A computed fold for a 93-nucleotide RNA from Rhodobacteraceae bacterium Alg231-30, annotated as TPP riboswitch aptamer (THI element). It was read from a public genome assembly, where an Rfam model found it. Its Rfam family is "TPP riboswitch aptamer (THI element)". From the family's description: Vitamin B(1) in its active form thiamin pyrophosphate (TPP) is an essential coenzyme that is synthesised by coupling of pyrimidine and thiazole moieties in bacteria. The prediction has a mean pLDDT of 81. NCBI's taxonomy places the organism under Bacteria, Pseudomonadati, Pseudomonadota, Alphaproteobacteria, Paracoccaceae.
RNA sequence: AUCAAGUGACAGGGGCGCCCCAAACGGGGCUGAGAAGCACCCUUCGAACCUGACCCGGAUCAUACCGGCGGAGGAAGUCGCGAGUGGCCACUU
Numbered sequence: 001a002u003c004a005a006g007u008g009a010c011a012g013g014g015g016c017g018c019c020c021c022a023a024a025c026g027g028g029g030c031u032g033a034g035a036a037g038c039a040c041c042c043u044u045c046g047a048a049c050c051u052g053a054c055c056c057g058g059a060u061c062a063u064a065c066c067g068g069c070g071g072a073g074g075a076a077g078u079c080g081c082g083a084g085u086g087g088c089c090a091c092u093u
Stems, first nucleotide, its partner, number of pairs: 001085002006081005011043004016037001017030005049074003055068004
């Protein structure tokens, strides 16, 4: 100097739907990491998330619930630590 796995700091990106309780508040149920949480997920090695899309097929009381679309098009990062590797210098033989 570079740097695998892993990891730290700071910074940034993102989503929050469906059903029921007459309605609001509030509560219960479904899926999920997360359905407003001092949380969770994701940050170019990017399927977090958005667009297409009030899309298509299936299931469901219902819903991006499952599959397709689809590795399609977009999408948010820098600086450290780090085994090892390379270069240079010094010393020793």